[in-house]
Molecule: Glycine riboswitch aptamer
Organism: Paracoccaceae bacterium
This record gives sequence, C1' cells and structure tokens, in this order.
RNA sequence: AAAACUUGUGCAGGAGAGUGCGGUCAAUCGCAAGGUCUGGCCGCCGCCGUAGGAGCAACACCCCGGAAACUCUCAGGCAGCGGUACUGCACAAGUGUU
Repeated sequence: AAAACUUGUGCAGGAGAGUGCGGUCAAUCGCAAGGUCUGGCCGCCGCCGUAGGAGCAACACCCCGGAAACUCUCAGGCAGCGGUACUGCACAAGUGUU
C1' cells in the first nucleotide's frame, strides 16, 4: 500500500397481513338524532412474518454445541406515516493475509 472478514455510522432501495367489529374518553361537525379516512384505552375474532426471541438437520459427540430468508408466533405488526431482515456505496475501528 492492496484486497478479504467482523462491528458501528451515514445515504439509497426495502415486503407481508382487517382503514375488522363492539364499547368508552377527548377533539370536531350538527337544532337533534347522529357522524368523523382524527387520536387514546379496553374486549373479541381473523391474519402477517424481514426488528427481537425460540426450535430443529447435516456435522460433531463425554459434555458443550450446531445455520437459515426454514418452522413457531412469546413479543411485535396488519390504511398512511414510521419501523424492518437483507442488498449496494462511503467512512471509522479491529483481525489477520500478501
């Protein structure tokens, strides 16, 4: 000095599933009844899988282990916004190689 790997940060991309039903509070419209694709809370059923979490194959085997975009949905989520594993680029640190 170069490339590779790991972690973090920034930028870009980035899916799925009920704008469900009922009750209640606030706000707002309305003379009232009542309404609202607004926000919060509670209950019920349905559903999603890419934050997180858990489980398992081969392998290994005394024990400990042992992967995922697979599986389960505990949590989370189901208009939009936001978030999201993952991908690309840049920067920083570390590892060890030439």